[in-house]
Context: one part of a larger RNA
Molecule: small-subunit ribosomal RNA, 3' major domain
Organism: metagenome
């Protein structure tokens, strides 16, 4: 000195706890890991920091793994052979999964592109991430780190980097042998929220004029067409602008702040995120790269293509999830509101027509604020039926029948119908997340996609309970000890 132990004082996290909510562990199923079984069930990661993770929703492909068949894309040199042919390609018939002339029979055909050794290359989802690059995680979302000149110390070092108070904060205030800087935090960047003030709009709308409709209490009101009409409240999105905690009051060295009120579109750093120091993991990736040492391989190939199977196999353990166990409910029927997005590798699809329904045909429109689309979404009210039962709750399993994607659906892509109706009566011990438009409920767009979400990632609708604090568990940070320990 301190990445380690012990003690003792302070401060901080809903990846601690109290105070709750809403689960997960108990059922079915979905899907990721073990294990098992297998030709082969590629393979990587295993406390936080592996296990809905590799953007890993694999039918071929992918694809690395098993069965097999094929071809070279073995560049260049050096030596051979060689125009009196180095080779190369094939019908048919055997072989063969295959109409691979792959190989055999049999001949034809082609002409220095080839063959043969040897050196040397190239290729590799082949080995090594404990040989690296870069990239990501993690320590660690926390307030840490350094240094220049000064002082201390023989010296490794120390001080500045602090008794206090305060702040999400090494953030101030103050003390102060320190004085002043660097990065980090703060500012800055995104995005949400306010503007009746500027700039505008036939890709957004309002008023207004004319003209048809409907409704009417005869005042109008509502729907629709109109158009060289005016406008920017609403809607876009450009430039500013706005909050600094402003002002009271209280508190607190009457400092830095705190706590309360009021104005205010907004007062938890205004929400919410992004970016994020210095030292570090022998953290994770050679399966992202034509980034790449070093080893193996390199023609009977670990290259590269074909088929075909596997990643999906199933006595069971363990992660994340989804349906649910009803009646605050399920069904029927009518009403009625979103916001992110994304479309022309034949991609988003309206209208109409057939169809129970999937789904088919036909016509348009759109490279998009214009057409899909007001995405008319689900929760959500308003009536009716069920009546506490494994039931009209639940929707696994399974059989039939049909459509669609795709060359191909068997091990059933997935939709749709009709039959069948299992567990499950709210889960043990353990354990997660989470404080406000938050949690939960709900459903929609994307990603991936040809097809297929129970996943991820945004978006938005309804939308509580319970704190607003503590250091009791669990960690993290800092002072302080010395008696261990390098």
């Nucleotide at each position: 000195u301190g990445a380690c132990g012990g003690a003792a004082g302070g401060g901080c996290a809903c990846c601690a706890c109290c105070a709750g909510g809403a689960g997960u562990g108990g059922a079915g199923c979905c899907u990721g890991c073990g294990g098992c079984u297998u030709a082969a069930u590629u393979u990587g990661a295993c406390c936080c920091a592996a296990c809905a993770c590799g953007g890993g929703g694999a039918a071929a492909c992918u694809c690395a793994c098993c069965a097999g068949g094929u071809c070279c894309a073995g560049a260049c040199a050096u030596g051979g052979g060689a125009a009196g042919g180095a080779u190369u390609g094939a019908c048919a018939g055997a072989c063969u999964g295959a109409u691979a002339g792959c190989u055999c029979u049999u001949u034809c055909u082609u002409g220095a592109u080839u063959c043969u050794a040897u050196g040397g290359g190239u290729g590799g989802u082949g080995g090594u991430g404990c040989a690296u690059g870069g990239c990501c995680g993690u320590u660690c979302u926390u307030a840490g780190u350094u240094c220049g000149u000064g002082g201390a110390c023989u010296g490794a070092u120390u001080u500045g980097u602090c008794u206090g108070g305060u702040u999400g904060a090494u953030u101030c205030c103050g003390a102060u042998a320190a004085c002043g800087a660097g990065c980090g935090a703060g500012a800055u960047c995104u995005u949400a929220a306010c503007c009746u003030g500027c700039u505008a709009a036939c890709u957004a709308g309002g008023u207004c004029u004319u003209c048809a409709g409907a409704a009417u209490g005869c005042g109008u009101u509502c729907u629709g067409a109109u158009g060289u009409a005016u406008c920017u409240u609403c809607u876009u999105a450009g430039a500013g602008g706005g909050a600094c905690u402003u002002u009271g009051c209280a508190u607190a060295u009457u400092u830095a702040g705190u706590g309360u009120a009021a104005g205010g579109a907004g007062g938890u750093u205004u929400g919410a995120g992004g970016c994020a120091a210095u030292a570090a993991c022998a953290g994770g990736u050679c399966u992202g790269u034509g980034a790449u040492g070093c080893c193996c391989u390199u023609a009977g190939a670990u290259g590269u293509u074909c088929u075909g199977g596997g990643c999906u196999g199933c006595a069971c353990g363990c992660g994340c999830g989804c349906u649910a166990c009803a009646a605050u409910g399920a069904c029927a029927c009518u009403c009625u509101c979103a916001g992110c997005g994304a479309g022309u590798u034949u991609c988003c699809u309206u209208u109409c027509c057939c169809g129970a329904a999937a789904g088919g045909g036909u016509u348009g429109g759109g490279u998009a604020a214009u057409c899909u689309u007001g995405u008319u979404a689900g929760u959500g009210a308003a009536u009716g039926u069920c009546g506490u039962a494994a039931u009209g709750g639940g929707g696994a399993u399974a059989g039939a029948a049909u459509a669609u994607u795709g060359u191909a659906a068997u091990u059933a892509u997935u939709g749709c119908u009709c039959u069948u109706a299992a567990a499950c009566g709210a889960g043990g011990a353990a354990u997660u997340c989470c404080u406000a438009g938050u949690a939960a409920g709900c459903g929609c767009a994307a990603g991936u996609c040809a097809a297929c979400a129970g996943c991820u990632u945004g978006c938005g609708c309804u939308g509580a309970u319970u704190a607003c604090g503590u250091c009791c568990c669990u960690g993290c940070c800092c002072u302080u000890u010395g008696u261990a320990c390098a």